[in-house]
Molecule: transfer RNA
Organism: Bacteroidaceae bacterium
Parts: sequence; structure tokens; C1' cells
RNA sequence: AGGAGCAUAGUUCAGUUGGCAGAAUGUCGGUCUCCAAAACCGAAGGUCGUAGGUUCGAACCCUGCUGCUCCUG
Repeated sequence: AGGAGCAUAGUUCAGUUGGCAGAAUGUCGGUCUCCAAAACCGAAGGUCGUAGGUUCGAACCCUGCUGCUCCUG
């Protein structure tokens, strides 16, 4: 320099051929227990990397940029 992939909750990741943003785990509260752990119930936590475009409507389609990983030279 050229090419490919990835970016979503604190963490690990789902969600795809556009229509309410989720799970597990962690955190906090509760039940239980002499106490704790485990188990069970509940809650909080997101401008979906960023800037635009398309669309009635974008995490999802298109383009630029940023970061990370890999391949070629």
C1' cells in the first nucleotide's frame, strides 16, 4: 500500500435479508438462613464506535472516518 472481518448493557455475546433493543454473567434490593453461600423473586444499567445518506420507519441497507484483528506484498 491492497484486501477481509469485527465494533450492541460493567463483561461475554445474541438480535440480519428494515417495524417495542435482549440473554447469560456481574452489580443492587428482597425471600430463605443463627450468619454466609447456593437457590428463588425483583430492579437499575444502552444516543447499537462515529458522521452522513436512503426510507413513513435503520442495530439491520449505502458511503466516509476512527479503533481492533487477520491475510497479501